[in-house]
RNA sequence: GCUGCACAAGGGCAAACCCGUCGAAAGGCGGGGACGCAAAGCCACCGGUCUACGGCGCGAGCUACGACAGCGGGGUUGCCAGU
Numbered sequence: 001g002c003u004g005c006a007c008a009a010g011g012g013c014a015a016a017c018c019c020g021u022c023g024a025a026a027g028g029c030g031g032g033g034a035c036g037c038a039a040a041g042c043c044a045c046c047g048g049u050c051u052a053c054g055g056c057g058c059g060a061g062c063u064a065c066g067a068c069a070g071c072g073g074g075g076u077u078g079c080c081a082g083u
Base pairs, nucleotide, nucleotide: 001083002082003081004080012037013036017032018031019030020029021028022027035070041076042075043074045073046072047071048068049067050066054063055062056061
């Protein structure tokens, strides 16, 4: 550098749900809890999805400047093993 097919070690993270808390919401954070995960570490750059306080609209609605990295792609760092 490449690979994660196989074996092994130490481990790591933590879906749903519940409690608390922040938020208009989506959702975030902390605790409990494990469905899963080899980047389920990190980054909203591209696509996608969610929400719509505010704004726009007579109205149905529309709208990201708010979110999701555990939706896909991409970028970046890294453990172990194999070669």
Predicted 3D model of an 83-nucleotide RNA (c-di-GMP-I riboswitch aptamer) from a Pseudomonadota bacterium. The coordinates come from a structure-prediction model, not an experiment, and the mean pLDDT is 89. The sequence was found by an Rfam model in a public genome assembly.